Lysine riboswitch aptamer from Halalkalibacter nanhaiisediminis, 178 nucleotides, folded computationally. The RNAcentral record of the sequence draws on Rfam. Lineage of the source: Bacteria > Bacillota > Bacilli > Bacillaceae > Halalkalibacter. Rfam family: Lysine riboswitch aptamer. Gene Ontology term of the family: lysine biosynthetic process.
RNA sequence: UGAUGGGGUAGAGGCGCAACUGUCAUCAGUAUAUUCUUGGAGGAUGACAACAAAGAUGAGUGUAGAAAGGGUCAGUUGCCGAAGUGAGAGUUGGACGUCAUACAACUCUUGCUGGGGCUGUGUUGAAGAAGGACAGCACUGUCACAACGAUCUUUCGUUGUGGAGGACUACUAUGGUG
Numbered sequence: 001u002g003a004u005g006g007g008g009u010a011g012a013g014g015c016g017c018a019a020c021u022g023u024c025a026u027c028a029g030u031a032u033a034u035u036c037u038u039g040g041a042g043g044a045u046g047a048c049a050a051c052a053a054a055g056a057u058g059a060g061u062g063u064a065g066a067a068a069g070g071g072u073c074a075g076u077u078g079c080c081g082a083a084g085u086g087a088g089a090g091u092u093g094g095a096c097g098u099c100a101u102a103c104a105a106c107u108c109u110u111g112c113u114g115g116g117g118c119u120g121u122g123u124u125g126a127a128g129a130a131g132g133a134c135a136g137c138a139c140u141g142u143c144a145c146a147a148c149g150a151u152c153u154u155u156c157g158u159u160g161u162g163g164a165g166g167a168c169u170a171c172u173a174u175g176g177u178g
Base pairs, nucleotide, nucleotide: 007172008171009170010169011168014080016079017078018077019076020075021074022073024071032064033063034062036060037059038058042051045100046099047098048097083113084112085111086110087109088108089107090106091105092104093103114140115139117137118136119135120134121133123131124130142163143162144161145160146159147158148157149156150155
């Protein structure tokens, strides 16, 4: 002096990711409540309690009639392992009243996925919406290699092949060794 390693800072991919608020539609004339009729013994995830022949679960008719989750649009915020998801552990909530369970949310550890899209098969869901899992298909960003072209001293572009985000690009102070 240069290169590189580790560290730090900043950034890029684009129908980019997520959260919150509001609106709109759907959920749905459903659940539920109730009048009348019918019916005749239990019903609800399990147990207990409670209710129930002064009529349970049902069915029909009339009246009244939601909500949550998910979605569209708009705005705001935080961001680029953003985020999603599998497994394990823990905490909290939890199905009329209690206890539990299904189920849901959060935290930690660990694995997988660069990103969005389309198609197919399961799954969740009221759903022809949407989510997620797996597989396939191209597209796109990034890096490496190869070929060709341009440029003029080593970059750029095109095409092809392949890899993965612990990556890639830019900047940066510094240690050790040579």